This is a predicted structure of a 73-nucleotide RNA (transfer RNA) from a Candidatus Uhrbacteria bacterium.
The coordinates come from a structure-prediction model, not an experiment, and the mean pLDDT is 81.
Rfam family: tRNA. Rfam classes the family as a transfer RNA. Gene Ontology term of the family: triplet codon-amino acid adaptor activity. About the family: Transfer RNA (tRNA) molecules are approximately 80 nucleotides in length.
Taxonomically the source falls in Candidatus Uhriibacteriota (Bacteria, Bacteria candidate phyla).
RNA sequence: GCCGCAGUAGCUCAGCUGGUAGAGCGCGUCCAUGGUAAGGACGAGGUCUCGGGUUCGAUCCCCGACUGUGGCU
Numbered sequence: 001g002c003c004g005c006a007g008u009a010g011c012u013c014a015g016c017u018g019g020u021a022g023a024g025c026g027c028g029u030c031c032a033u034g035g036u037a038a039g040g041a042c043g044a045g046g047u048c049u050c051g052g053g054u055u056c057g058a059u060c061c062c063c064g065a066c067u068g069u070g071g072c073u
Base pairs, nucleotide, nucleotide: 001072002071003070004069005068006067007066010025011024012023013022019056027043028042029041030040031039049065050064051063052062053061
């Protein structure tokens, strides 16, 4: 330099051919125990990497940029 893949909660990742986003772990409160761990209930936590475009409406479609990663040279 060329060609792919990925970017969503603190971490690991879902998100069904567009209709204002979830799980597990972690965190907080409570229950429970003589006490702890395990277990149960509830809750907090997100400018969906950024900028444009299409659309009534974009995490999702189109274009560009950035970052990470793989392959080729």